[in-house]
RNA sequence: UUUCGAAAAGGCAAACCAUGAGUAAUCAUGGGACGCAAAGCCACGGAUCCUUUGAAGGACCGCCGGGCUACCGAAA
Repeated sequence: UUUCGAAAAGGCAAACCAUGAGUAAUCAUGGGACGCAAAGCCACGGAUCCUUUGAAGGACCGCCGGGCUACCGAAA
């Protein structure tokens, strides 16, 4: 540097619940673990969802692709 993820160390945290924000999708914090080898970051392309319906605006990267970065272990 590349490829891979059986075990271990470490990490993240779906549904659901509480409180708060938002018309909504959804988000924040705490609890909680279904899962995750990038489930770290970026709405760049597509998909999906919400508002409006005239254009448009918004949400989601834990849907797929793309970009950037990276821990542990194994192999070359």

Predicted 3D model of a 76-nucleotide RNA (c-di-GMP-I-GGC riboswitch aptamer) from a Nitrospirota bacterium. NCBI's taxonomy places the organism under Bacteria, Pseudomonadati, Nitrospirota. The sequence was found by an Rfam model in a public genome assembly. The coordinates come from a structure-prediction model, not an experiment, and the mean pLDDT is 81.